[in-house]
Context: one part of a larger RNA
Formats: sequence, C1' cells, structure tokens
RNA sequence: UGAACGCUGGCGGAAUGCUUUACACAUGCAAGUCGAGCGGUAGUCCUUCGGGAUGAGAGCGGCGAACGGGUGAGUAAUGCAUCGGAAUGUGUCCUGUAGUGGGGAACAACCUAGCGAAAGUUAGGCUAAUACCGCAUACGCCCUGAGGGGGAAAGCGGGGGACCUGUGAGGGCCUCGCGCUAUUGGAGCAGCCGAUGUCAGAUUAGCUAGUUGGUGGGGUAAAGGCUCACCAAGGCGACGAUCUGUAGCGGGUCUGAGAGGAUGAUCCGCCACACUGGGACUGAGACACGGCCCAGACUCCUACGGGAGGCAGCAGUGGGGAAUUUUGGACAAUGGGCGCAAGCCUGAUCCAGCCAUUCCGCGUGAGUGAAGAAGGCCUUCGGGUUGUAAAGCUCUUUCGGCAGGGAAGAAAUCGCACAGGAUAAUACCCCGUGCGGAUGACGGUACCUGAAGAAGAAGCACCGGCUAACUACGUGCCAGCAGCCGCGGUAAUACGUAGGGUGCAAGCGUUAAUC
Repeated sequence: UGAACGCUGGCGGAAUGCUUUACACAUGCAAGUCGAGCGGUAGUCCUUCGGGAUGAGAGCGGCGAACGGGUGAGUAAUGCAUCGGAAUGUGUCCUGUAGUGGGGAACAACCUAGCGAAAGUUAGGCUAAUACCGCAUACGCCCUGAGGGGGAAAGCGGGGGACCUGUGAGGGCCUCGCGCUAUUGGAGCAGCCGAUGUCAGAUUAGCUAGUUGGUGGGGUAAAGGCUCACCAAGGCGACGAUCUGUAGCGGGUCUGAGAGGAUGAUCCGCCACACUGGGACUGAGACACGGCCCAGACUCCUACGGGAGGCAGCAGUGGGGAAUUUUGGACAAUGGGCGCAAGCCUGAUCCAGCCAUUCCGCGUGAGUGAAGAAGGCCUUCGGGUUGUAAAGCUCUUUCGGCAGGGAAGAAAUCGCACAGGAUAAUACCCCGUGCGGAUGACGGUACCUGAAGAAGAAGCACCGGCUAACUACGUGCCAGCAGCCGCGGUAAUACGUAGGGUGCAAGCGUUAAUC
C1' cells in the first nucleotide's frame, strides 16, 4: 500500500473494497412525467333511467431522456495542463422591445375486415388539440443589384361589479397567472484556433500527393484542404520527423531535509468508450450506455416462414485470479426530471449489511500480597529462576450482556392572519412577516440512567552477528535453517522441542511493490 497468504482475534468510530478477462451474463430494479395541451375507454358511485360524477391503462401532443451513474479499451496528441485568441452557436433562466388576428386539411386512439406461431402488420371509415399547413400583419429581424424582396404565433387556467348574448350550461367584456411568436442584451454552457510543457527506443533516418500553399466553387453555427476543380512545388526532419513499444491526462497520492524519484484506487476537473465495425435521423444540444439503421461474432425463441438481445448502471451469477461485499431499506434529507400545485419517478443520493482491508480510540482489571507456596526449568545439589507472578485480602465496572428513558438531523412546501405589488376590486394571484399543523429510511440508533459481577476478552514473531533478547535436551553434513555472512560431520546460544527472555500487540509475521 485499493494488497494477498499463515497463525490469532474483544469492542467502537471513520474510510476503503475486481488492481486479473473492455470475459460471458439468468433474474429484479436503474427515466420518466404532465388531465391546468387533446379526443376519449374499461371500471366505480349516484340516478327522476334522460343522464350525471369520478376515472386506471392505452393513444396524439409537450418537456426530459445529450444530465445523473459506469469503465479506462483506445489515444504520445483531433487528448490533458497553463496562458492567450477570433470566425461561432445556445433549450430552460434573467433583461428590454413588439405582437398573440382570421381560416383550412389531416393522422393516431376508436370501429370494421384481414394476414402472422410470434414479433408485429395491411386495407377501409370517423375524430380532437399547445400536432400540421396556408392567409393577414412586421418595431425590430433576414437577403439585396439599396430599387426592393422574405418570414411568426396557441392556447390553457383562476377570479369578477356593472353591461351585452344565451332556455340553460356558459360565453362576450375586465383582470391575474402560466404559456406562444419575433427580436435585443446577458449569464452559464458548448464548438474552434495558437503558444509552451507532456514516457522509452536511432539495433527506427529519412517521411509526405489533399501532401504544402494559392485562386474559385461547395459545406459548417463558425476559421480552415473540411471537401472539390484548376495552378504552383511545396511541407516536416538530428532542437529527432517517420516508425515501433508503452500509457487516459491533471488537481493530487507515497516517499524525501530538499532537489528529486515513483504513482494517477477512493474525491474533484477534462477526455474517450458503451458487444465489434460503420452510418446517419431527431433535437437547443448526440453521430446518442438502458434510441434507430446496416454488417459481423455470440446467446435465446420458433409452427423453420421469421424474430429477440447487449450489466464498462445497482445488486447478483459463471469464468479468470493470490485477491475484492448484499439479488438490502428509503425518497426522511441533499440534488435532478416532469408538473401551477398536490405529487410522481430517481440502485443519483442518504442509510443499513459483509470483510481486522486501512487509520484512530478503548478494553482484556486496580491496590495489597514472601510461607519468596506448589508445579515447571536449570543446578556446582548449596541453590537459582519463573516471581508479587499466582493464591489470599480490599476495591472498581470502561467495553460487552440485561432493564428503563430517549434525540438532533425538519422546515420549507401547506393552512390562517397582517403589510406590500398587480387590479375597477376587499375575488383570484405574487411576494414578505408572524402564527399553526403535518412529514424520519437510518432507528428505539446515538446518548443518558440503573442493577449484577473480575466477571465474557491475547496473541504473533524472534533470541549467532548485523539486531533487542540464553540455557537444557534431542539430532549428528542427517533432519533441517537461511535477508547477507553463514549454521548442522556427538558437548549446536544458528536445526527441532522445552524453560526463560526480547519486540510488537488485536494484531503479529511472510511475500509482492515503491520511495
């Protein structure tokens, strides 16, 4: 150190966890949402049986799906880091200005009739819209030969005193909010260009034809051989071109007194990729991980005619490997998408689970206790040592187990009142202040209190020198040890065991790697 292996293992906090096959994947989930854009169904409830209310799913339409999440294959420069630049685009957001008039034709859903094993699909008919298409208008906008020419829009919801209309529902009218169209400026984001820096090899020395430059077409949001035609013959290279190998880059991380060396897990920024290769479509934005088309390999279904799929999302499986976790909970918080909102979705995220993988903290008891007990080991047989160690006596109760209490993380959204804005208005709406109520996955968790009881909690490596720590027995160049020097052939402090000792300690050693 993202480690692994051996022996051992009490608790807590924080963090990390496929470095190998970018190998193949069963199963579930990971991107939806809007009925305040539209037509409308099944169902449910009420019914005076006429109908009314509510309304899942599917469909048209809008926004999102280009974010978030994963991986590092490719890439030695179309990358990254730093500093500059001009020829650009931009949904949502902010800001300014001007509008939002009047028409039309369709297509789903649905109905009818088929085809197919399925996936699916064909024909005919009906219909709505913020879907689609003309017309009108054009402050600003675009084109221009400067005369002129071109081009937009969509509605939906709330409230309302007069007045108009309608049998009524309602509508006109007024007003507010959300939208829509055109355009100005901005913010943020994105595209492009240049300079400098960015591994190894010369047992790679020459490389290059759209190649280098020009003119003119084309193309792009935009400069440009980006592309094409013609013309010229250039361009790069010993300051290392080209080729080959290796590699995502940076902030950082490790080490070091520093200079430097090594490295690029987790977190943050950028890039690239999404079974392999190619392509475009839609769109503000993609040449698009959970979109489309083609080709290929592989897997699956099949009625053999034809179809379906893509975990380098989160879990999980097989395989590979010395080696790396749960097919968990919740949207409570933070953030994102949609929505006026309520809310829905969210394997982002927040949490929980597993692993001594790492770091940090704590504990395994404290005081007293010499008859220096017994036992073990050694012995010169006198004794020494284990050793205050144990027992005994007196205490304490962290952690663990038991019982009781029990948070913060949650105040916004919402309701009420008041002031302000807008308004004809005390409706509605917006904003501010105050008051009130609801909402917790984690979790009965953290934390606090109580009772009991030393009770439940120590190992590992080493002891010849380097290097802290020695004796006995066994073995007899055997068995074995070993990082280096080297030990072992009958008195081994070096092998094995025991006693003793030394060092670390919930770890200790070994291996691998780097400084």

Description
Model confidence (mean pLDDT): 86 of 100. Predicted 3D model of a 515-nucleotide part of an RNA (small-subunit ribosomal RNA, 5' domain) from an uncultured bacterium. The RNAcentral record of the full RNA draws on Greengenes.